Annotation:
This is a predicted structure of a 545-nucleotide part of an RNA (small-subunit ribosomal RNA, 5' domain) from a metagenome. The coordinates come from a structure-prediction model, not an experiment, and the mean pLDDT is 83.
Context: one part of a larger RNA
RNA sequence: GAACGAACGUUGGCGGCGUGGAUUAGGCAUGCAAGUCGUGCGUGAAAGGAAGCUUCGGCUUCUUAGUAGAGCGGCGAACGGGUGAGUAACGCGUGGGAAAUCUGCCCUCAGGAGGGGGAUAACACUUCUAACGGAGUGCUAAUACCGCAUAACACUUCUUGGUCGCAUGGCCGAGAGGUCAAAGGUGGCCUCUACAUGUAAGCUAGUACCUGAGGAUGAUCCCGCGUCCGAUUAGCUAGUUGGCGGGGUAACGGCCCACCAAGGCAUCGAUCGGUAGCUGGUCUGAGAGGAUGGUCAGCCACACUGGGACUGAGAUACGGCCCAGACUCCUACGGGAGGCAGCAGUCGAGAGGCUUCGGCAAUGGGGGAAACCCUGACCGAGCGACGCCGCGUGAGGGAUGAAGCCCUUCGGGGUGUAAACCUCUUUUCUAGGGGAAGAACCUUAUGGGAGCGAAUAGGUCUCAUAACUGACGGUACCCUAGGAAUAAGCUCCGGCUAACUCCGUGCCAGCAGCCGCGGUAAUACGGGGGGAGCAAACGUUGUUC
Repeated sequence: GAACGAACGUUGGCGGCGUGGAUUAGGCAUGCAAGUCGUGCGUGAAAGGAAGCUUCGGCUUCUUAGUAGAGCGGCGAACGGGUGAGUAACGCGUGGGAAAUCUGCCCUCAGGAGGGGGAUAACACUUCUAACGGAGUGCUAAUACCGCAUAACACUUCUUGGUCGCAUGGCCGAGAGGUCAAAGGUGGCCUCUACAUGUAAGCUAGUACCUGAGGAUGAUCCCGCGUCCGAUUAGCUAGUUGGCGGGGUAACGGCCCACCAAGGCAUCGAUCGGUAGCUGGUCUGAGAGGAUGGUCAGCCACACUGGGACUGAGAUACGGCCCAGACUCCUACGGGAGGCAGCAGUCGAGAGGCUUCGGCAAUGGGGGAAACCCUGACCGAGCGACGCCGCGUGAGGGAUGAAGCCCUUCGGGGUGUAAACCUCUUUUCUAGGGGAAGAACCUUAUGGGAGCGAAUAGGUCUCAUAACUGACGGUACCCUAGGAAUAAGCUCCGGCUAACUCCGUGCCAGCAGCCGCGGUAAUACGGGGGGAGCAAACGUUGUUC
């Protein structure tokens, strides 16, 4: 000198863009943060309103409404969001390999969707319990569950041919045997058949389902190289190192197991100890390098602490489950409930760090055919000079130069065009008025076109026009009016280092980054005047280069 997620002191007008719990991965009140689908399924209220009856207590019917609600089922909840405790490791970075692998939803292609069965929740009744929660009996549905059929280019066993590869081996073809699947729902129409109104079988549109092949995406595994300090850590290792056989996995593998062998690593630093999430980057520096990893992005790990599996295409399963522990709460003392390192917020420790805000309008995500619903992701607003940047606090004129104050050799000099005063402007400010872009969709209406189709049903795709949708926000911005009006401080002045005098003090009080000042003329302490520097900031402290 530069930098900072900074803090402290003095001061403080506005705006834009960023940024804000670094310490206790300490404890948490409260609210919200993951739901959705009635075009999968069975069921199904009440308040209120109306009518009728009435013994005036009430009862019934209609509506509310096939609405609310719970339940079965599907998909999602493994994403998104947080934190950095652990981890010195194939964790990360980079480059490869998988002939050792999986992949829901999505896309393309090929084929299929036949015929049955038994339950169960909801519900009703009974019953245990303080509560959380259960138990029994009876009824019912499905795209829930289970057989059967069919079945291959799927899987698997055997035989066989070709071809390719660095090895195990891969790929293609032929034959034989064995094994495995499914689900419907919605809209429309009678062209064909039946009853002859129109419906049903049926046809049709789009959707969902099953099997297989390929793709895409995501994931898993392996390897080379790189990745902090300590030798006052020198030896470490028994599933240890390898083999054979098996188990297990999506898959290779001591991953696990039985047996066999005695190996494997290490001064090119094993092992042990300490510290630490890694990277793109960031800061600094001419560079080499050094330091660092906050915000943003990628990867990893974790979710009160430790362990475990289940479900699923996928699990570190933060707002899932089970067990143990610590802590908090409820309890009828028998037993139960909980997990903010999500967004706000609170206490604590701390020098130190924000609102218990608005909205789904945009972008994105989940569900749904869609309308739509959910979304503390996100978009915005609020608070903090925490940072960077921009603007303003007026402009021009104005005296051989007012007053005050300071210095003085008492002549004068300085503050100083500074003020006053005159003229002007209105960025800001105040008041009034106008007022966005961000909106594209979706949907609806009208009109046109394309293809499916028996169809002038229908739905699908597409084009045009119109309507509808804004939290921010009456914000940004613009116009009008008013009036210099609302807006300057901080540090320093001995040298380094730009800037000097007077008074006070008298090795005292004090200053100080280093050298050093102060003991009676202190440009170094304190104050006045003056000056220098930076400026909505200026200094100090801490840390890095």